This is a predicted structure of a 106-nucleotide RNA (SAM riboswitch aptamer (S box leader)) from an uncultured Cytophagales bacterium. Its mean pLDDT, the model's own confidence on a scale to 100, is 82. The model forms 97% of the base pairs in the Rfam consensus. The sequence was found by an Rfam model in a public genome assembly.
RNA sequence: GGUUUAUAAAGAAGAGGUAAGAGAACAGGCUCUGAGAACCUCUGGCAACCUGCUAAAGAGUAAGGUGCUAACUCCUGACCAGUACGACAAGCUGGAUAUAUAAACU
Numbered sequence: 001g002g003u004u005u006a007u008a009a010a011g012a013a014g015a016g017g018u019a020a021g022a023g024a025a026c027a028g029g030c031u032c033u034g035a036g037a038a039c040c041u042c043u044g045g046c047a048a049c050c051u052g053c054u055a056a057a058g059a060g061u062a063a064g065g066u067g068c069u070a071a072c073u074c075c076u077g078a079c080c081a082g083u084a085c086g087a088c089a090a091g092c093u094g095g096a097u098a099u100a101u102a103a104a105c106u
């Protein structure tokens, strides 16, 4: 990197370094940002996928391996379905796709 499965409206920030951008990608919006973004390091925290322990199980508990710690995956789109009719469809809802993370396999 690929495949499969699960989850994605909850939750959790301080310090130091550095310096101009950042929020996955394209487009549009909106937001964060020299009162210091993003990134790196340290410390803390959140969660509970794997793991340990208890248990017949449901479940509970711990936090060793990951992960996460602005905004729903920040919002919207292009595809499908429903609402929805002889035909059309703004809006709304759901799904798919994409993305992220975990676990297993490769």
Base pairs, nucleotide, nucleotide: 001106002105003104004103005102006101007100008099013043014042015041016040017039021032022031023030026077027076028075029074044069045068046067049065050064051062052061053060054059073098079095080094081093082092083091